[in-house]
Predicted 3D model of an 84-nucleotide RNA (c-di-GMP-I riboswitch aptamer) from Methylocaldum marinum. Rfam family: c-di-GMP-I riboswitch aptamer. Rfam links the family to the GO term cyclic-di-GMP binding. Lineage of the source: Bacteria > Pseudomonadati > Pseudomonadota > Methylococcaceae > Methylocaldum. The sequence is in RNAcentral, with records from Rfam.
């Protein structure tokens, strides 16, 4: 340095619940711990989400991310522990 592998050990922390932030998706703190070997980072590509605004419109539905998901895939970056 590559593989493989999670029984063990270090860590992470689904939903929920509560506070805050956001127009919302969703984010952040704590409490739990669903569960994954990258459940560590990064919106570069696909994909979902959302629709405050903005186009239309009588109103609604419908488009439209610059908004958000990395625990939806692919890619880039770094990486603990055990064996070969």
């Nucleotide at each position: 340095a590559u593989c493989u592998g999670a029984c063990a050990a270090c860590g992470c922390g689904a939903a929920g619940c509560c506070a805050c932030c956001g127009g919302a998706a969703g984010g952040c703190a704590g409490c739990u711990c669903c569960g994954a070997a990258a459940a560590a980072u990064c919106a570069c590509c696909g994909g979902c989400c959302u629709g405050a605004g903005g186009a239309a419109a009588a109103a609604a539905c419908c488009c439209c991310a610059u908004g958000a998901c990395a625990g939806c895939g692919g890619g880039a970056u770094u990486u603990c522990c055990a064996g070969a």